Predicted 3D model of a 72-nucleotide RNA (transfer RNA) from Cyphobasidiales sp. Tagirdzhanova-0007.
Its Rfam family is "tRNA". It is annotated as a transfer RNA.
The sequence is in RNAcentral, with records from ENA.
The coordinates come from a structure-prediction model, not an experiment, and the mean pLDDT is 82.
[in-house]
């Protein structure tokens, strides 16, 4: 220098154009002498940044950033 992949709650991930989710974790309540377990509930996402297409974008296109990887 060229090709490919990844970026979504605190963490690890799903979601291929029509309401953003699961697990773990966190918080509150119940249970306990207390902790853990269990049960019930809650909070936490401008979906990496910017722009475009579309009635509608996490999803399609362009560009930038970061990380990984292959070739030279």
């Nucleotide at each position: 220098g060229g090709g490919g992949a990844a970026u979504u709650g605190g963490c690890a991930c799903a979601g291929u154009g029509g309401u953003a989710g699961c697990g773990c974790g966190u918080c509150u309540g119940c249970u306990u002498u207390g902790c853990a377990u269990g049960c019930a509930g809650a909070a936490a996402g401008u979906c990496g940044g910017g722009g475009g297409c579309u009635c509608g974008a996490a999803u399609c296109c362009c560009u930038c950033a970061u990380u990984c990887u292959c070739c030279a």